[in-house]
RNA sequence: GACGACAAAGGCUAACUCGUCGUGAGGCGGGGGCGCAAAGCCAGGGGUCUCGGGUUCUGAGACAGCCCAGCUGCCGAUC
Numbered sequence: 001g002a003c004g005a006c007a008a009a010g011g012c013u014a015a016c017u018c019g020u021c022g023u024g025a026g027g028c029g030g031g032g033g034c035g036c037a038a039a040g041c042c043a044g045g046g047g048u049c050u051c052g053g054g055u056u057c058u059g060a061g062a063c064a065g066c067c068c069a070g071c072u073g074c075c076g077a078u079c
Base pairs, nucleotide, nucleotide: 001079002078003076004075011036012035016031017030018029019028020027021026034065040071041070044068045067046066047063048062049061050060051059052058053057
């Protein structure tokens, strides 16, 4: 460096739910765990979703646990 174990120590947290913010998608916090070797960070390129418009399209926004890209990281069965 590659790789991702019937390994070890840990970590995160889907749906749902309570509170809260937002027109909304959705965000934040508590509970809760479907799952995850980056389910850590990141909105650059696609995509999906929301609100508005003059609705082929377009403006503003949301989502990274949809894909690609970028940055960083634990462990060591194996090479």

The RNA shown here (c-di-GMP-I-GGC riboswitch aptamer) has 79 nucleotides and comes from a Solirubrobacterales bacterium. Lineage of the source: Bacteria > Bacillati > Actinomycetota > Thermoleophilia > Solirubrobacterales. Model confidence (mean pLDDT): 88 of 100.